Context: one part of a larger RNA
Molecule: large-subunit ribosomal RNA, domain VI
Organism: marine metagenome
RNA sequence: UGUAGAAAACUGAAGGGCUUUAAUUCUAGUACGAGAGGACCGAAUUACGCAAACCCCUGGUGUUUCGGUUGUUUCAUCAGAAGCAGCGCCGAGUAGCUAAGUUUGUAAGGGAUAACUGCUGAAUGCAUAUAAGCAAGAAACCCACCCUAAAACAAGUUUUUAAGAAUCGUAGCAGACUACUACGUUGAUAGGCUUAAAAUGAAAGAAUUGUAAGAUUUUUAGUUUAUAAGUACUAAUUUUUCAUAAA
Numbered sequence: 001u002g003u004a005g006a007a008a009a010c011u012g013a014a015g016g017g018c019u020u021u022a023a024u025u026c027u028a029g030u031a032c033g034a035g036a037g038g039a040c041c042g043a044a045u046u047a048c049g050c051a052a053a054c055c056c057c058u059g060g061u062g063u064u065u066c067g068g069u070u071g072u073u074u075c076a077u078c079a080g081a082a083g084c085a086g087c088g089c090c091g092a093g094u095a096g097c098u099a100a101g102u103u104u105g106u107a108a109g110g111g112a113u114a115a116c117u118g119c120u121g122a123a124u125g126c127a128u129a130u131a132a133g134c135a136a137g138a139a140a141c142c143c144a145c146c147c148u149a150a151a152a153c154a155a156g157u158u159u160u161u162a163a164g165a166a167u168c169g170u171a172g173c174a175g176a177c178u179a180c181u182a183c184g185u186u187g188a189u190a191g192g193c194u195u196a197a198a199a200u201g202a203a204a205g206a207a208u209u210g211u212a213a214g215a216u217u218u219u220u221a222g223u224u225u226a227u228a229a230g231u232a233c234u235a236a237u238u239u240u241u242c243a244u245a246a247a
Stems, first nucleotide, its partner, number of pairs: 005161006014148004021047006032037001049106006058099004065092005070085006109143003117135003164242003168184005189235003192231005198224003205218005
């Protein structure tokens, strides 16, 4: 762009993906075999591999969180801070991301068959699985299971119709840009604020004590990024563009 109104939900022609393996136990020390040894069939359990999703748990990371600490410079000085030194180094760590972590699947079943094995059965009074006819049979094939899918030009169906869509703005469970999704005052979309969660680990100041380094009390303190809830304080303003068929 088309499918000649718009929006939403479907159908599924067609296409793609998946398809693994082993061990243990029971059957059973049974069948078999002189013994040594040792099953088919069937059932159960576990695990590797492969695939997908996820972050409750175990961990990793977490250079916008907290603390400790070395050298040096600055804030006049003490104290307290800040800058630089690989985040200066070190100890922890929220969200997010993540695997070594967690969960799930790889299941069961059906159809038509291959090799192979049969039933009935003539040509050929016998025989013959085949000529007519009827079975059984594999991880392969077709279904099933998962994904895409009406551009399937035979361009489908259903519902609603008080049509709707875009631009712009605030954003993120989305993202290179687009797109997608949420919201735009009839508002919790983001920021801020409040309260929590969670992290760190007991702030500064003051007092007491010690010659001092320090210690104790105030103090489960102080600080805080991404999390949750609440709250219109700030920003989503007012305008605008396209479409509005048929009846």